[in-house]
Molecule: RNase P RNA; transfer RNA
Organism: Planctomycetota bacterium
RNA sequence: UCCGGUCCCUGGGCGACCGCCGGUGUGCGCCGUUUCGGCGCGCACGGGAGGAAAGUCCGGGCUCCACAGGGCAGGGUGGUGGGUAACGCCCACCGCUCCCGGGCUCCGGCCCGGGGGUAGGGACAGUGCCACAGAAACGAAACCGCCGGCUGGCGGGCGCCGCUGGUCGGGGCCCGCAACGGCAAGGGUGAAACGGUGCGGCAAGAGCGUCACCGGGGACGCGGGUCACCGCGUCCGACGAGGCAAACCCCACCCGGAGGAAGACCAUCGGGGGGUCGCGUGGCCCGCGCCAGUCCCUCCAAAGAGGUCGUUCGAGGGCGCCCGCGAGGGCGCUCCUAGAGAAAUGGUCGCCACCGCCUCGGCGGCAUCAGAACUCGGCUUACGGGGACCGGACACU
RNA sequence: GUGAGUAUAGCUCAGUAUGGUCAGAGCGCCAGGUUGUGGCCCUGAAGGUCGCGGGUUCGAGUCCCGCUACUCACC
Numbered sequence: 001u002c003c004g005g006u007c008c009c010u011g012g013g014c015g016a017c018c019g020c021c022g023g024u025g026u027g028c029g030c031c032g033u034u035u036c037g038g039c040g041c042g043c044a045c046g047g048g049a050g051g052a053a054a055g056u057c058c059g060g061g062c063u064c065c066a067c068a069g070g071g072c073a074g075g076g077u078g079g080u081g082g083g084u085a086a087c088g089c090c091c092a093c094c095g096c097u098c099c100c101g102g103g104c105u106c107c108g109g110c111c112c113g114g115g116g117g118u119a120g121g122g123a124c125a126g127u128g129c130c131a132c133a134g135a136a137a138c139g140a141a142a143c144c145g146c147c148g149g150c151u152g153g154c155g156g157g158c159g160c161c162g163c164u165g166g167u168c169g170g171g172g173c174c175c176g177c178a179a180c181g182g183c184a185a186g187g188g189u190g191a192a193a194c195g196g197u198g199c200g201g202c203a204a205g206a207g208c209g210u211c212a213c214c215g216g217g218g219a220c221g222c223g224g225g226u227c228a229c230c231g232c233g234u235c236c237g238a239c240g241a242g243g244c245a246a247a248c249c250c251c252a253c254c255c256g257g258a259g260g261a262a263g264a265c266c267a268u269c270g271g272g273g274g275g276u277c278g279c280g281u282g283g284c285c286c287g288c289g290c291c292a293g294u295c296c297c298u299c300c301a302a303a304g305a306g307g308u309c310g311u312u313c314g315a316g317g318g319c320g321c322c323c324g325c326g327a328g329g330g331c332g333c334u335c336c337u338a339g340a341g342a343a344a345u346g347g348u349c350g351c352c353a354c355c356g357c358c359u360c361g362g363c364g365g366c367a368u369c370a371g372a373a374c375u376c377g378g379c380u381u382a383c384g385g386g387g388a389c390c391g392g393a394c395a396c397u
Numbered sequence: 398g399u400g401a402g403u404a405u406a407g408c409u410c411a412g413u414a415u416g417g418u419c420a421g422a423g424c425g426c427c428a429g430g431u432u433g434u435g436g437c438c439c440u441g442a443a444g445g446u447c448g449c450g451g452g453u454u455c456g457a458g459u460c461c462c463g464c465u466a467c468u469c470a471c472c
Stems, first nucleotide, its partner, number of pairs: 001393011012352007020048002023045009050369001054380002057378005062259004069286004074255005079093005094120001095118010121250002126248002128244003143187002145183004151179001153177006160170003163166001195214004199209002216239001217236008263309004270300006277293001278290003316335008354365005398471007407424004417455001427441004448464005
C1' cells in the first nucleotide's frame, strides 16, 4: 500500500435573497345585527424530515371491548446470569465449532495464546426418516472371509482288529464337498457401521479379559463459581443401541382481540318493508357486561363529503458527577419539541469546516441512500465518509 | 395505511403436506424425415443460478431466517 473480518463514530456550520406549508400577532377591505367570528389581500415574528423517516419483522405505550377471567385450539421462544416498560433486542459468561500462530506427540491427537461463528432444552416418553452404495442404516445383520471345540451326512485315500475269508463286520487317521453351527478380527460400502493400539485369550474370534496406554461416557466425593459449567480424586466394561427435533412431538415459559381510519366531545339524529332472537367478542366453549328492544339487509327523504381533540411531552437529547466489566442505572443542570387534504419542508450565492489535485497559491468536489402521518425501543435492509483492532499478501529496513 | 399470496425451460404449469434415483409435462424453438412446396404428422436434440443471499442437514426446488419483484383483498 492492497485485500478480508470485527467493532465504533458520523450523515456539516453561519449568513443573505427568493419561494412553499402550518402557527401567533397585526393592518386594510368585504360578509355577518354588535361583542365574538368568517373570507380575501398584505406585513412582522417564530417553526418546518432521517440515520435509516424504509421493510412492517418483533416488543411496548395509548384507545375500545370484563383494565382481560377459566378451558380447548393456535402461535412464539429455548445454554446461564443480568439490562429493560417489554422483546425473538442488548451485555457479560459458559459449552460447542472454525481459522491462525506456538509447543508436545505413541502421528490418533493433546495443550497454550489470539480472532471469528453459534436458532445452544429433550433422541432410554412415543412415532417417523437416514436416498445411492453396502451383508447390514438401529433391538440388528453376515457377501467375501475365519473356524469345526460342541452336531453330523456323502465321497476318496491309507493303516488296524475280528473270523464265517467276503461285493463281510467293527474301529482309527487324513483330505474334499454340501449342511448345520460358532465369529465379527480382516476385505469392502457409506455422511454415518455399536471405542483405538498392544498383550493375553480362543477351534476361530470379540472389551472376552481389565493387563498397559490413549480418547470418550456414567456415578460419587472434594474444591471454585449466583448459575450455565469447570478442575481434581476414586470407582464402574450387567459402560458402548449412531444421527436428525430449522421432522411430528414432549417439557418449560410467554401470548385475550382489534387498532390512530383506535376512540372521545360538539353538531345532525326522520319514515317504510323484510329477516333474526340476542348483541358486545374478530377461532370455539364457558363466564362477564348490556338493554327492552338488539342486530343485519333493503327502499324513500334530508344533509354533507361536518368541526374540535386524540397529535408539543417523550421509557426524549446534551453536559457533569457517581455506581457497574458491560448493556445500563441514579442525581443535578440545561435544551428541543414539524404536522397535514396521503399534497409543505425547496433553490441560488458568499464565508468557514471537510476531501482531492498541482506550479503553494489557487482550482475542483461537497454527494449517495432516501422523505414523517399517533408514538417509542429494537432488528433487518439500502447509501456516503472517517477511525480503532485483528489476520493475510507485497515492498523496504 | 393494514393484511394475504406468488416466483421452477421462451410461455402455461406439475413437483414442496413425507428432504435423496427429481429437475419434469404440454405448447413453442431447432434439426431430420414425409410432400412438387407448405401445413398436419413421425423421429431426434437443445434449452434451468428452481427469484436473490445465508443457515440446518451427509444431502435443500422442498425446512428455517433475511431481502427483492409482482399480484390480490379491505377502508